[in-house]
RNA sequence: UGCCCGGUGGUGUAGCGGUAGCACAGCAGCCUUUGAAGCUGUAAGCCCUGGUUCGAAUCCUGGCCGGGCAGCCA
Numbered sequence: 001u002g003c004c005c006g007g008u009g010g011u012g013u014a015g016c017g018g019u020a021g022c023a024c025a026g027c028a029g030c031c032u033u034u035g036a037a038g039c040u041g042u043a044a045g046c047c048c049u050g051g052u053u054c055g056a057a058u059c060c061u062g063g064c065c066g067g068g069c070a071g072c073c074a
Stems, first nucleotide, its partner, number of pairs: 001070007010024004018054001026042005047063002050060002
């Protein structure tokens, strides 16, 4: 320097143009002598910018961060 992959609640991970879901963790309630477990409910998220589109997490441009491969220099 080029190419490829990835970036989504606190953590891990789905989604492939039309409601952002799941698990764990958190909080509240039920249960319990108390706690754990269990059950019910609940808050919280799309890396940034611009574009395409009636509509973008998703497609396109540019950038940032992480990983990998190649090249260059030594």